[in-house]
């Protein structure tokens, strides 16, 4: 210094241009003689940031940050 990859909820992570989803965790019911597990239900998200193309962008370009990986 060049290339590749990723970046979505606290925490793993899904998502094919047209309502952002799912496991745990969290909270309330429920079930138990109680507690775990079980069963129902709800909060919880600036989709790294900026621009751009589009009627419409998590998704397509381009720049930039960071994190990780090859090259020199």
């Nucleotide at each position: 210094g060049g290339c590749u990859a990723u970046a979505u909820a606290g925490c793993u992570u899904a998502g094919u241009g047209g309502u952002a989803g799912a496991g745990c965790g969290c909270c309330g019911c429920u079930c138990u003689c109680a507690u775990a597990a079980g069963g129902c239900g709800g909060a919880g998200g600036u989709c790294c940031c900026g621009a751009g193309u589009u009627c419409g962008a998590c998704u397509c370009u381009c720049g930039g940050u960071a994190u990780a990986g090859c090259c020199a």
Predicted 3D model of a 72-nucleotide RNA (transfer RNA) from a Candidatus Pacearchaeota archaeon. The source organism's lineage runs through Archaea, Nanobdellati and Candidatus Pacearchaeota. The RNAcentral record of the sequence draws on ENA. The coordinates come from a structure-prediction model, not an experiment, and the mean pLDDT is 83.